[in-house]
Context: one part of a larger RNA
């Protein structure tokens, strides 16, 4: 410089969404609604920091089912009379009776006066100043609408006065000496005055007594009814095969001197034995049965079985009592205190549950207090309603001042704490040397002393941050001149007050339209998590604390998945553009460019929180830094040499370079240790180091981070989300392009606010325009939709009321309304107004029902 592309702007002409109107046009690629599939999507409802939870409650369906009615007091609305008001009691009048209506006085309540313990005393006046103020009147500029300015001077603020009581102080005057209290005060007080504002009723909304929003107790109290179950005593009464052992006592027989023994026999004794005889009981099989034969049975085995035996009738004891061979057992299927009926709808800070629907605002888990701490009041965050004001205000900046003692320094600064050595005297302890000794010399180890050195503090400090905090930056203010004054000053000096007079560049910046106030008020008062900080703990998903920002009470896109993390905070929709995070495929969008690094066979790696890994290794690779060595030929490879005094000294059995142990020269020489290792009983042999010879150009060592590899072991099978990747779909960096949220932007439309203006009596309501703004649990507030009845007032209906049914149509954001059609057959409906037993998915709810 030329072409070429990308942005961007300007101008021309072209396409044209959409709007309007006008033709065509009755199905279609439109609309709705049903119904299938595909994607996205975890159950509702409750307690909770926090539920889909392996936390409760929930099969389904109908009908019932929980802030109510008094009174009493506070607040708002309104309605009546008004310095008053107001009476259901009482009179009276009414009327067939009774009742409603209607009228009367009187008494009472509240209000008109207050203050003080109390006796008592008791608010002057054309009715207070100043400041700021509405209406209204005047007057300028404007067509108007309105704007300025002057008078004005309500209500109400904010200040200063004056009366009244009472407190404290004073004491003229008169006095009968007790008292009486004029005038003039106090930075003391009061729920007082200063030309009343109440009184009654009504709605409403909070609060308190009351069953007080609805279920729910363990407990307490009072009177009673039970001992046909069962305990236990008392009475009368009835039952209890067979069998075994063989107490005593008695008989014969033998023995012996005798006492007596000893055989045999008879005998029947016993809380004796066996015993499925009845009969009680009730051990094992942890047997059948366990919606049973049975709310304790049934079988087989068991244990008692002439006794503290079993039983039948009677009879006695009763609930803080009974009665018990004692288990706290039994007292009618009920006992660690019966049943039954009342108190009684007992109470519960506890658990559950509390019913239509749109709008607009919107929390708290902290502070003090409490026999609190599962709970209440206070404050504080709400939220309404209303009033005043419009340069006010401010989660910021900046300028000026203020106050601190954190972080940091410091320690040759003070306090404390602490390491090393130098120098130093005798001021002092110990040790030792001379010496008889010394209050005497000399050494030496510490105290101590100088000067310096090393490390340190939440409860150390000289000095001292950053962030924060407080205040102020003007009309309520300057100035100039008078006036008061008990301060003050030498002094009408000065200081504060305060009359007139003047003064608008309105006195940092920035936003910048709302902002202050009264009244009345709800739910909370279990918190929890993140950066960053402190404290306690080896430490936690541990436990207390600050400051901010979250979740709680919030969806959306992103982190595969999550309450708090990153993006961002939401009206119904409709276009473009993003952000965080992504772009091989699941899964919308680059198998995108340009680089460099990694290979992992015991699992390579892959994105904030986050779902882990260390120390210590690597001659795996890649960089890096520092010091060597080299053309005077290094390094590594190959070859050559490596010697002499000398088998050095000592030690040893032995030791010649090489068990050991001190020393470690010198000649020659291009070099060769009194010797680096194999070896030898000792030599010997080999080999290093050291030297040259070929060769020709880099090498060697410590050290240092990147990937990568070891280091790396758990239980069902397994998780970079998965699949899968390797010049990557890893890692570490660059460039663009793309994808997309409820987030930015444009546009339609609903709502709520605020201003307009139009219409009205009226800034109530509607209706034009503009400009913002739209999350949401307790909560509050406002305005609708349904239901039963009651006055009114309009209609409907056998030519078919109402209920039911409907995969028919139509309106409303919504609760829900309206039409059709089918079914049904007798009452129903809209508007106004009043009134309530007025709305169900849950309460182990309650009845039925399946």
């Nucleotide at each position: 410089g030329a072409c070429u592309c990308g942005c961007g702007g300007u101008a021309a002409a072209g396409u044209g969404a959409u709007g309007u109107u006008g033709a065509c046009g009755a199905a279609a690629u439109g609309g709705u609604u049903g119904c299938a599939a595909g994607c996205c999507a975890c159950c509702c409802g409750u307690c909770u920091u926090g539920a889909a939870a392996c936390a409760c409650g929930g099969a389904c369906c109908a009908a019932g089912g929980a802030g109510u009615u008094u009174u009493u007091a506070g607040c708002g609305a309104g309605u009546g009379c008004g310095a008053g008001u107001c009476u259901u009691g009482g009179g009276g009048u009414g009327u067939u009776a009774a009742a409603a209506a209607c009228c009367c006085a009187a008494a009472g309540g509240c209000g008109u006066a207050a203050u003080g313990a109390a006796a008592g005393u008791a608010a002057a006046a054309c009715a207070g100043g100043u400041g700021g103020g509405a209406a209204a009147u005047g007057u300028u500029c404007g067509u108007a609408a309105g704007a300025g300015c002057a008078u004005g001077g309500c209500a109400c603020c904010a200040u200063c006065g004056g009366c009244c009581g009472a407190u404290c102080a004073u004491g003229a005057u008169c006095u009968c000496c007790g008292g009486u209290g004029a005038a003039a005060g106090a930075u003391u007080u009061g729920a007082g005055u200063u030309g009343g504002a109440g009184c009654a009723g009504u709605c409403g909304c909070u609060a308190a007594g009351a069953g007080a929003c609805c279920c729910g107790a363990a407990a307490g109290a009072u009177g009673g009814u039970g001992a046909u179950c069962u305990a236990u005593g008392c009475u009368u009464g009835u039952g209890u095969a067979g069998g075994a052992u063989g107490a005593a006592g008695c008989c014969a027989g033998g023995g012996g001197a005798a006492a007596c023994c000893c055989u045999g026999g008879u005998g029947a004794a016993a809380g004796u034995c066996c015993g499925c005889a009845a009969a009680c009981g009730g051990u094992u099989c942890u047997a059948a049965c366990g919606u049973g034969c049975a709310a304790a049975u049934u079988g087989a085995u068991c244990g008692u079985g002439a006794a503290a035996c079993a039983u039948g009738g009677g009879u006695a004891u009763a609930g803080g009592g009974g009665c018990g061979a004692a288990a706290g057992a039994c007292u009618c299927a009920u006992c660690g205190a019966a049943c039954c009926a009342u108190c009684u709808a007992g109470u519960a800070g506890c658990u559950g549950g509390u019913u239509c629907c749109c709008u607009c605002c919107g929390a708290a888990a902290u502070u003090u207090c409490c026999c609190u701490a599962a709970g209440g009041a206070u404050a504080g965050c709400u939220a309404u309603a209303a009033c005043u004001u419009g340069u006010a205000u401010a989660g910021u900046u900046u300028c000026a001042u203020c106050a601190g003692g954190u972080a940091a320094a410091g320690c040759u600064a003070a306090u404390g704490a602490u390491u090393a050595g130098a120098g130093g005297c005798a001021u002092u302890g110990g040790g030792g040397g001379c010496g008889a000794a010394a209050u005497g010399c000399c050494c030496u180890c510490g105290a101590c002393c100088u000067a310096u050195u090393c490390u340190c503090a939440a409860a150390c400090u000289u000095u001292a941050a950053a962030u924060g905090g407080g205040u102020g930056a003007g009309a309520a203010c300057g100035u100039g001149u008078g006036g008061u004054u008990g301060u003050u000053u030498a002094a009408c000096u000065a200081a504060a007050c305060u009359a007139c007079a003047u003064g608008a560049u309105c006195g940092a910046a920035u936003a910048g339209a709302a902002a202050g106030u009264u009244a009345u008020u709800a739910g909370u008062g279990g918190g929890c998590c993140a950066u960053u900080u402190c404290u306690g703990g080896u430490a936690a998903g541990c436990a207390g604390g600050a400051c901010u920002g979250g979740c709680g009470a919030u969806g959306c896109g992103g982190g595969a998945u999550g309450c708090a993390c990153c993006g961002a905070a939401c009206g119904u929709c409709u276009a473009g553009u993003u952000a965080a995070a992504g772009u091989g495929c699941c899964a919308a969008a680059a198998u995108a460019u340009u680089c460099g690094c990694u290979c992992a066979u015991c699992a390579a790696g892959a994105u904030c929180c986050c779902a882990c890994a260390a120390a210590a290794g690597g001659u795996g690779u890649u960089g890096g830094u520092u010091c060597a060595u080299u053309c005077a030929g290094a390094c590594a490879g190959c070859a050559g040499g490596a010697c002499g005094g000398u088998g050095g000294c000592c030690a040893u059995g032995g030791a010649a370079g090489u068990c050991g142990g001190a020393a470690c020269c010198c000649g020659c020489u291009a070099a060769g240790g009194a010797g680096u290792g194999u070896g030898u009983a000792a030599c010997a042999a080999c080999u290093c180091a050291c030297c040259u010879g070929c060769c020709g150009a880099a090498u060697g060592a410590a050290c240092u981070a990147g990937c990568c590899c070891u280091g790396a072991a758990a239980a069902u099978g397994g998780a970079u989300g998965g699949c899968g990747c390797u010049u990557c779909a890893g890692c570490g960096a660059a460039u663009u392009a793309c994808u997309u949220a409820u987030a930015c932007u444009g546009g339609a439309c609903c709502a709520u606010g605020u201003a307009u203006a139009u219409u009205u009596a009226u800034u109530a309501a509607a209706u034009u325009u503009a400009c913002a703004u739209g999350a949401g649990u307790a909560g509050g507030a406002g305005g609708g939709c349904g239901u039963g009845a009651a006055g009114g007032u309009g209609g409907c209906g056998a030519c078919g009321a109402a209920g039911c049914g409907u995969u028919u149509g139509g309106c409303g954001u919504g609760a829900g309304c309206c039409a059709g059609c089918g079914u049904a057959g007798a009452g129903c409906c809209g508007c106004c107004u009043u009134u309530a037993g007025u709305g169900c998915a849950g309460a182990u709810c309650u009845u039925g029902g399946u």
The prediction has a mean pLDDT of 80. The part of an RNA shown here (large-subunit ribosomal RNA, domain II) has 850 nucleotides and comes from Thraustochytriidae sp. Its Rfam family is "Eukaryotic large subunit ribosomal RNA". The family is grouped with related families in Rfam's "LSU clan". Lineage of the source: Eukaryota > Stramenopiles > Labyrinthulomycetes > Thraustochytrida > Thraustochytriidae.